[in-house]
Context: one part of a larger RNA
RNA sequence: CUCUCUCUAAGGAACUCGGCAAAAUGACCCCGUAACUUCGGGAGAAGGGGUGCCCAUAGAAAUAUGGGUCGCAGUGAAGAGUCCCAGGCGACUGUUUACCAAAAACACAGGUCUCCGCAAACUCGUAAGAGGAAGUAUGGGGGCUGACGCCUGCCCAGUGCCGGAAGGUUAAGGAAGUUGGUCAGGGAGCAAUCCUAAAGCUAGCGACUGAAGCCCCGGUGAACCGCGGCCGUAACUAUAACGGUCCUAAGGUAGCGAAAUUCCUUGUCAGGUAGGUUCUGACCCGCACGAAAGGCGUAACGAUCUGGGAGCUGUCUCGGAGAGAGACUCG
Numbered sequence: 001c002u003c004u005c006u007c008u009a010a011g012g013a014a015c016u017c018g019g020c021a022a023a024a025u026g027a028c029c030c031c032g033u034a035a036c037u038u039c040g041g042g043a044g045a046a047g048g049g050g051u052g053c054c055c056a057u058a059g060a061a062a063u064a065u066g067g068g069u070c071g072c073a074g075u076g077a078a079g080a081g082u083c084c085c086a087g088g089c090g091a092c093u094g095u096u097u098a099c100c101a102a103a104a105a106c107a108c109a110g111g112u113c114u115c116c117g118c119a120a121a122c123u124c125g126u127a128a129g130a131g132g133a134a135g136u137a138u139g140g141g142g143g144c145u146g147a148c149g150c151c152u153g154c155c156c157a158g159u160g161c162c163g164g165a166a167g168g169u170u171a172a173g174g175a176a177g178u179u180g181g182u183c184a185g186g187g188a189g190c191a192a193u194c195c196u197a198a199a200g201c202u203a204g205c206g207a208c209u210g211a212a213g214c215c216c217c218g219g220u221g222a223a224c225c226g227c228g229g230c231c232g233u234a235a236c237u238a239u240a241a242c243g244g245u246c247c248u249a250a251g252g253u254a255g256c257g258a259a260a261u262u263c264c265u266u267g268u269c270a271g272g273u274a275g276g277u278u279c280u281g282a283c284c285c286g287c288a289c290g291a292a293a294g295g296c297g298u299a300a301c302g303a304u305c306u307g308g309g310a311g312c313u314g315u316c317u318c319g320g321a322g323a324g325a326g327a328c329u330c331g
Base pairs, nucleotide, nucleotide: 001326002325003324004323005322006321007320008319010317011316014315019312027051028050029049030048031047036041038147052069053068054067055066056065057064058063070074082310083309084308085307086306087305088304089302090301094106095105110145111144112143113142114141115140116139122131123130124129148297149296150295151294153227154226158224159223160220161219162218163217164216167215168214169213173209174208177205178204179203180202181201182200185196186195187194188193228246229245230244231243232242255289256286267283268282269281270280271279
């Protein structure tokens, strides 16, 4: 010097990103216990007091009450909650990155939309077949949201989905017709061959016919999305309830708001501090919140995150002493 421990004057978080680590609290009995609340909780809230032994009384005893007594110390060693205030997020118990993340992520009960009438929808498989389900709409599949409370605004123009069928477009197929090839026959030629040509066969074109789809018409937002700009105006100023105008499918309602969202920004004001880029409460100028990719609240809960306080301490001022194990020397 390193590791694991013990103690440490005065101070007591001044340490530090941050009380990380340590210290502190701790059992049982009695008293006592706030806001808030979904009336269950919160709660072991908080905060106090007691605990050995002997005698007496009561009692079956546990034990209770009274008196006495010893020690610095009586749950005499060991083991055994720190607590409070405020806020964010997530309701909760759960689940997760086996081996750097346990969370605000996932799940969840509840809500809602949609598909499915059973040989179900849907999934696996080429198929047989299987799951769904030995179930049957109070059931099953899928999507979103996520207890509970109060609520969930406007837009159907685009995209999707659902419905519609008049019109337009439209495939294979069918097809009147038409054009070639072949060819009995006819004609020419001595012949080879040439010209012409019915039916059939064959090939091409083909009016017309021809479903869904698309175009079209309508509906639908807890479907995917989206939810404006400029100018002027009130008897101080400022501001603009109000007016004008352009554009749009419609121009963001309630609630919330410098927020897990705010760039400017350490916004401004207030609180807390001697001093506060964090924190809390307000304001609203929301760069770029906003209503089931839910909005705003919310008791309880959390090895969650943030700020503050009490207690406590070697975290620190700032070090020191000691024990053991290493290191070092000798063997």
Predicted 3D model of a 331-nucleotide part of an RNA (large-subunit ribosomal RNA, domain IV) from a metagenome.